[in-house]
Predicted 3D model of a 473-nucleotide part of an RNA (small-subunit ribosomal RNA, 5' domain) from an uncultured bacterium.

Context: one part of a larger RNA
RNA sequence: GGAUGAACGCUGGCUGUAUGGAUAAGGCAUGCAAGUCGAACGGCCCGCAAGGGCAGUGGCAGACGAGGUAGUAACACGUACGAACGUACUCCCAAGUCGGGCAUAGCUCGCCGAAAGGCGGGGUAAUUCCCGAUAGUCCCUACGGGGUAAAGUUUUUCGCUUGGGAAGCGGCGUGCGCAGUAUCAGCUUGUUGGUAGUGUAACGGACUACCAAGGCUACGACGCUUAGGGGAGGUGAGAGCCUGACCCCCACCGAGGGAACUGAGACACGGUCCCUACUCCUACGGGAGGCCGCAGUCGAGAAUCUUCCGCAAUGGACGAAAGUCUGACGGAGCGAUACAGCGUGGUGGAUGAAGUGCUUUGGCACGUAAACACCUUUUAUGUGGGACGAAAUUAUUGACGGUACCACAUGAAUAAGGGGCUCCUAACUCUGUGCCAGCAGGAGCGGUAAUACAGAGGCCCCAAGCGUUAUCC
Numbered sequence: 001g002g003a004u005g006a007a008c009g010c011u012g013g014c015u016g017u018a019u020g021g022a023u024a025a026g027g028c029a030u031g032c033a034a035g036u037c038g039a040a041c042g043g044c045c046c047g048c049a050a051g052g053g054c055a056g057u058g059g060c061a062g063a064c065g066a067g068g069u070a071g072u073a074a075c076a077c078g079u080a081c082g083a084a085c086g087u088a089c090u091c092c093c094a095a096g097u098c099g100g101g102c103a104u105a106g107c108u109c110g111c112c113g114a115a116a117g118g119c120g121g122g123g124u125a126a127u128u129c130c131c132g133a134u135a136g137u138c139c140c141u142a143c144g145g146g147g148u149a150a151a152g153u154u155u156u157u158c159g160c161u162u163g164g165g166a167a168g169c170g171g172c173g174u175g176c177g178c179a180g181u182a183u184c185a186g187c188u189u190g191u192u193g194g195u196a197g198u199g200u201a202a203c204g205g206a207c208u209a210c211c212a213a214g215g216c217u218a219c220g221a222c223g224c225u226u227a228g229g230g231g232a233g234g235u236g237a238g239a240g241c242c243u244g245a246c247c248c249c250c251a252c253c254g255a256g257g258g259a260a261c262u263g264a265g266a267c268a269c270g271g272u273c274c275c276u277a278c279u280c281c282u283a284c285g286g287g288a289g290g291c292c293g294c295a296g297u298c299g300a301g302a303a304u305c306u307u308c309c310g311c312a313a314u315g316g317a318c319g320a321a322a323g324u325c326u327g328a329c330g331g332a333g334c335g336a337u338a339c340a341g342c343g344u345g346g347u348g349g350a351u352g353a354a355g356u357g358c359u360u361u362g363g364c365a366c367g368u369a370a371a372c373a374c375c376u377u378u379u380a381u382g383u384g385g386g387a388c389g390a391a392a393u394u395a396u397u398g399a400c401g402g403u404a405c406c407a408c409a410u411g412a413a414u415a416a417g418g419g420g421c422u423c424c425u426a427a428c429u430c431u432g433u434g435c436c437a438g439c440a441g442g443a444g445c446g447g448u449a450a451u452a453c454a455g456a457g458g459c460c461c462c463a464a465g466c467g468u469u470a471u472c473c
Base pairs, nucleotide, nucleotide: 001473002472003471004470006469007468008467009466010465013342014341015340016339017338018337019335020334026298027297028296030295031294032293035060036059037058040057041056043054044053045052046051067253068252069251077177078176079175080174081173082172085170086169087168090166091165092164093163094162095161096160097159098132099131100130101129107122108121109120110119111118112117138147139146140145152158179225180224181223186216187215188214191213192212193211194210195209196208197207198206228250229249230248231247232243233242234241235240255276256275257274258273259272278289279288280287281286306332308331309330310329314328315326316325317324318323345375346374347373348372355366356365357364358363380410381409382408383407384406385405389400417462418461419460420459421458422443423442424441428457429456430455431454432453438445439444
């Protein structure tokens, strides 16, 4: 000198674009953040009907999106390659979609419980479930053969089943790269390899039995400490050094620990079960909960925002669609936190007014500065007009927003501070103080003339900021 997710002190006019819980992955009141489909199904309620509402069965979604960085030194990540795999929705090709049956929720009746909730009887539907048939470019095969499917609704359409392919996505393996420490030197028994199996979508000590005794290590094994990784960011002429906020990609996590279920996909933040701690309700028998979603609250802290508006746009889920949902997102609010831009007026104006400071008492400085005259209106305020963003041909659809922008009116009107002035280092005098009070980044100032302390006048630097502190280059 540059930089920062900064904080603190003094000060503070406007606009835009960014950015804002870095500490306690501490605890959380309240509201909202994931639903949707009646063109799968039977009911109940309202209604004359058309139609509408409600819970339930069923389907799809809930594994995305949003958040956080605790753990992890690891194939987690980055990069390059590989072979033994899977894939809902979407697209392409081919074939099929036949016959029958048993339940069950809702409902109704009865019962238990404070509640959460539960039990029994009866009866019912389906794109729910089961059985049979059919069977190939499917699966198995000792190549003879054996085995496996479907769901309807209809006017089309939309679907369903089987097989093959595509795209994208995902699982798995390997080479290389990837913090500190030797005041950690030896580590290892599923350990290293083999055979046979189990398991998986799939390879594999992944797991099991048996057999062998191997495997790693000063090119740092093992241990300990620290840490999410990368794209990137800061600085620097570069080499390098430092960092990993926001944004993007990947990984991991969801009060702490563990487990599986469903499913194409989870071992699942707003699903289930168990244990633990904590909080709440209770009729004391028993129950309920999980903000590291968006706001908000307490706490700890030097320190970090609104319990806002809207689905109009973009994107997502469901739906044939209309549409519903969406704290994703689009916006507004708060904070000089950063960056950028603009303004706080312009021209003239000497009798160099008053005042203040200094003075050699002559004068000098603040100083064209003010006053005063003329002008302008960025900004401010008011009035009027008023968007793009809408994709879409007619009509309809804008949260932002009566915003941006435009015109007119009023009137210099609404708007300047902070730090410094011994040297480094741009900028000097007076008064007070008297090694006191104090200053200070370093050198150093202060003990009676202090340009170094304090005040004042003047000057210097930057400017809606200026300084200080912390950290990096």